[in-house]
Context: one part of a larger RNA
Molecule: small-subunit ribosomal RNA, 5' domain
Organism: uncultured bacterium
């Protein structure tokens, strides 16, 4: 000077920050992933319409449980156990994918069979299952086109797709539509953006009381594999490869931007907050998918813990909170989706312990306050004295002000842009439907008794810790008497101790002050 502290005294407010550094120890409870009826068939629940013998009917309508299905749970949150290089930083590189999203081009024709759910009828203590049997779709599978797409030396093969919603004049209708037009959607194909996969080089702790190490091991050839290059893998062949510019082994460790010191070179750290990586009860293994070998999915195995009707099942906080533990030591089982941002959706919306806030903690850094001005009789007390007097000490009283902060009351911003809905104009269009785009009105706040502002009474509500022998600013008296203690180093104490313990006085920081502890 520094701190993610701690412990000890002592504590008025506010702003902004930070807050399990230890057991990647185990976890009650609740919550942290959904959404979309404008893909589909339907109707559990709640409304309304409608019809009733008033018991209830009926998807007709807003909506909609449970299913089918499409997105999205690979983001965001979390935490540092492994990892000294499948990492990280920086600087190139070529053999590659890439959902959603731009931004061009063609295309969206015609068929088919299933299946949940539902219903019967079983099976089990539950998880949960089993057989018949109805049924839809943007779920499945075929066909028919095929481009700069793939294969191939060429001829030539071979691959696609799916519909929905809003309006509507005429003409046709089997009355459902056809057909026209907007919008969305789907197929292929090319290009970007992003995101991601791989390899080179350099550099990246510590030990030699660790000196050799390696058989997929080095490198050729073929086959195989991946999205992609490679021993990435497999058969055969050569016998390479690395190492004292430390191979190997061992020990510790996430890395970086930063952070801390320090003139600077350089030590020393990687909390918070940004970027990469690795985990996700602990080994393993793949499936779905543009993307995982997947925290809150799947199987298998192993600890463990809980349910069992003993046949069998169920979990996984290193999300947010919170409990036990463990430790010197870290906080609420709070609001809210107002605002920024994700995921669904065409929208309204709904989810969102991200996120914004609120709560606790002098943890830290800043800012204010604790009153001013005036008052010698230098009051009373206290201390100390050579007994004069000295000090405390303008300090208090007294007497005039002022009201920041706190109480109380009253006003009162920004954070709020949107969306939706009415109106108007423009644009697609056959169209004064619809739908898009300005533009006006209307309307949206968890914090919030919010910042702030003004009144109102009242000095009224607010000082403590260390330390006084040298280092180091700051001295007396009492008491004790090598005891009792102090001590950071030098040392103090054995009867006049500025070093001990108490008073009285000073000093130094100050809502903080000292003590340990870390670094430079």
């Nucleotide at each position: 000077a520094u701190u993610g502290a701690a412990c000890g005294c002592u504590g008025g407010c506010g702003g902004c920050a930070u807050g399990c550094u230890u057991a990647a120890c185990a976890c009650a409870u609740g919550c942290a992933a959904g959404u979309c009826g404008a893909a589909c068939g339907g109707u559990a629940a709640c409304a309304g319409a409608u019809c009733u013998u008033c018991g209830g009917a009926c998807g007709c309508u807003g909506a909609c449980g449970a299913g089918u299905g499409g997105c999205g749970g690979a983001c965001g949150g979390g935490u540092g156990a492994g990892u000294a290089a499948u990492g990280u930083a920086u600087a190139g590189g070529a053999a590659u994918c890439u959902g959603c999203c731009u931004u061009a081009u063609a295309g969206u024709g015609g068929g088919g069979g299933a299946u949940a759910a539902c219903g019967u009828a079983g099976g089990g203590a539950a998880a949960c299952u089993u057989a018949c049997g109805c049924u839809a779709a943007u779920a499945c599978c075929g066909c028919a086109u095929a481009c700069g797409a793939u294969u191939g030396a060429a001829a030539a093969a071979u691959g696609a797709a799916a519909g929905c919603g809003g309006g509507g004049g005429a003409u046709c209708u089997u009355c459902g539509g056809a057909c026209c037009u907007c919008g969305u959607g789907c197929u292929a194909u090319a290009a970007g953006a992003u995101g991601a996969g791989c390899c080179u080089a350099u550099a990246u702790u510590a030990g030699a009381u660790u000196a050799g190490c390696u058989a997929g091991u080095u490198g050729g050839u073929g086959g195989g594999g991946u999205a992609a290059g490679g021993g990435c893998u497999u058969a055969c062949c050569a016998a390479g490869g690395c190492a004292a510019c430390g191979a190997u082994c061992u020990a510790u460790a996430g890395c970086u931007g930063g952070u801390u010191u320090g003139a600077g070179a350089g030590g020393a750290u990687g909390a918070u907050c940004a970027g990469c990586c690795a985990c996700a009860c602990u080994g393993g293994g793949a499936c779905u998918g543009a993307g995982a070998c997947a925290c809150g999915g799947c199987c298998c195995a192993g600890a463990c813990u809980c349910c069992u009707a003993c046949g069998g099942g169920a979990g996984g906080c290193a999300g947010c909170a919170g409990u036990g533990g463990g430790g010197a030591a870290u906080a609420u089982u709070g609001g809210a989706c107002a605002a920024u941002g994700g995921g669904c959706g065409a929208a309204a919306g709904c989810c969102u312990g991200a996120u914004c806030c609120a709560g606790c903690a002098a943890u830290g850094c800043c800012g204010c306050g604790u009153g001013u001005g005036u008052g010698a009789a230098g009051a009373a007390g206290g201390c100390c004295u050579u007994c004069g007097g000295g000090u405390u000490g303008u300090a208090a009283a007294g007497c005039a002000c002022u009201u920041u902060u706190g109480u109380u009351a009253a006003g009162g911003a920004a954070g709020a842009a949107g969306a939706g809905c009415u109106c108007a104009u423009u644009g697609c269009u056959a169209a004064u439907a619809u739908c898009a785009a300005u533009g006006a009105g209307u309307g949206u706040g968890a914090c919030a008794u919010u910042a702030c502002u003004u009144a109102a009474a009242g000095a009224a509500u607010a000082a403590g810790c260390a330390c006084c022998g040298g280092c180091u600013a700051a001295c007396u008296c009492c008491g004790u008497g090598c005891c009792a203690g102090c001590a950071g180093c030098c040392g103090c104490g054995g009867u006049a101790a500025u070093a001990c313990g108490g008073a009285g006085g000073g000093u130094g920081c100050a809502a903080g002050c000292g003590u340990u502890a870390u670094u430079c």